This is a predicted structure of a 525-nucleotide part of an RNA (small-subunit ribosomal RNA, 5' domain) from an uncultured bacterium.
Model confidence (mean pLDDT): 83 of 100.
The full RNA is in RNAcentral, with records from Greengenes.
It matches the Rfam family "Bacterial small subunit ribosomal RNA".
[in-house]
Context: one part of a larger RNA
RNA sequence: AACGCUGGCGGCGUGCCUAAUACAUGCAAGUCGAGCGGAUUCUUCCUUCGGGAAGGGUUAGCGGCGGACGGGUGAGUAACACGUAGGCAACCUGCCUGCAAGACUGGGAUAACUAACGGAAACGUUAGCUAAUACCGGAUACGCGGUUGGAUCGCAUGAUCCGAUUGGGAAAGAGGGUUUCGGCUCUCACUUGCAGAUGGGCCUGCGGCGCAUUAGCUAGUUGGUGGGGUAACGGCUCACCAAGGCGACGAUGCGUAGCCGACCUGAGAGGGUGAUCGGCCACACUGGGACUGAGACACGGCCCAGACUCCUACGGGAGGCAGCAGUAGGGAAUCUUCCGCAAUGGACGAAAGUCUGACGGAGCAACGCCGCGUGAGUGAUGAAGGUUCUCGGAUCGUAAAGCUCUGUUGCCAGGGAAGAACGGCUAGGGGAGUAACUGCCCUUGGCAUGACGGUACCUGAGAAGAAAGCCCCGGCUAACUACGUGCCAGCAGCCGCGGUAAUACGUAGGGGGCAAGCGUUGUCC
Repeated sequence: AACGCUGGCGGCGUGCCUAAUACAUGCAAGUCGAGCGGAUUCUUCCUUCGGGAAGGGUUAGCGGCGGACGGGUGAGUAACACGUAGGCAACCUGCCUGCAAGACUGGGAUAACUAACGGAAACGUUAGCUAAUACCGGAUACGCGGUUGGAUCGCAUGAUCCGAUUGGGAAAGAGGGUUUCGGCUCUCACUUGCAGAUGGGCCUGCGGCGCAUUAGCUAGUUGGUGGGGUAACGGCUCACCAAGGCGACGAUGCGUAGCCGACCUGAGAGGGUGAUCGGCCACACUGGGACUGAGACACGGCCCAGACUCCUACGGGAGGCAGCAGUAGGGAAUCUUCCGCAAUGGACGAAAGUCUGACGGAGCAACGCCGCGUGAGUGAUGAAGGUUCUCGGAUCGUAAAGCUCUGUUGCCAGGGAAGAACGGCUAGGGGAGUAACUGCCCUUGGCAUGACGGUACCUGAGAAGAAAGCCCCGGCUAACUACGUGCCAGCAGCCGCGGUAAUACGUAGGGGGCAAGCGUUGUCC
């Protein structure tokens, strides 16, 4: 873990091990109007009544960032996949931090929109208009890349620094404040370079499995030269050349399997396992492929093929729960189509905030561990009753009743927005900076914000009132009699019981063990 019988409460955990089987339905990745042009709506003002201006809201589209995190599963994988210890003079790194420098001058499009048209739909075609932090030229840095000269150093290739020549970048943006409308200034965003941090990539030593009733395996195979490719080394790939490479220290093959921290057991050495939690890896209907991007060959992205399901006007289209719930199936067997973003964390945003089945909680299940309760004291006529009997008695048994108490938990009522709260908004104070202000940083006071939940907890009322079962009693092994049965019915873990006096079967009384559990079965030590 499941099954059988039984079942009062609470806390903390855990909950498809089988079909990586198929999935109805809802949700699980969005966000930014302080990047852009529109559309639409509300308020105010002006109006020649056509409309215009300012401010606020919503947002399909272009654009930016994020969808590579978080979440799931263990199919594959015996491998540098993992663990551990190292290496990279062979590498990359968006966001973040520090330092240095910069942000000049131009251009052409396109979606949205309008018009026409096609299609059942999914969606699309043509023509026209328009914007940008979208796209493309030129200039300027030069620390960047190529060629070349020199110096220093090392660990084989080489590394670092200085000089000459050549290629290559920006958003002039957005918002706020001030202005003498020239500008100045603040915050965020942007570009280039050097560092850092973080995250990754590659290589290597060692380690962890069964079969030898698997003994030979290998042709990009092993090495070299050259070209290509990659962020980077490399047969990674290709052309040519050579004939090598691995193996009884177990190659190759087959079977099995995600690996570890850990967990169980044991005095230890060992043995077994890899659920929850944490780290790494692999996968995302099956197989293949690339695009974009700092990062993927991408679970809720794209393309192709296949199987399956669905829609169709038969021309063509749509889909992928091993996300959270849930359904069918399989199975001995595993939960709610719940609440909330209040907290923690994440994405975006200047912020307010939005999103978040991550997460925080609640629900179900004795599935596990732990705690508590089902009353306490007194009470001998040893009551009634049951069982047994040698009919005297013995035993259940202080057990019950009775009397005196208590109130854990549960039920009822009242209090309880306690804690969980950091951050935000607002009012004031101070600091760096600025010509000054806004803004930035620090700090003091006030305000609002809770899913859980009217929950935890506290107080009060009432009343022993609501709360005990399961297995066993021949020996191992604690615990015995009566009746029934008669090698029958049955029991059984082993030895073995049962054929007429059964402490071993069945029932009853009594007793023993454990206890909201107790037994059985399975598995490990």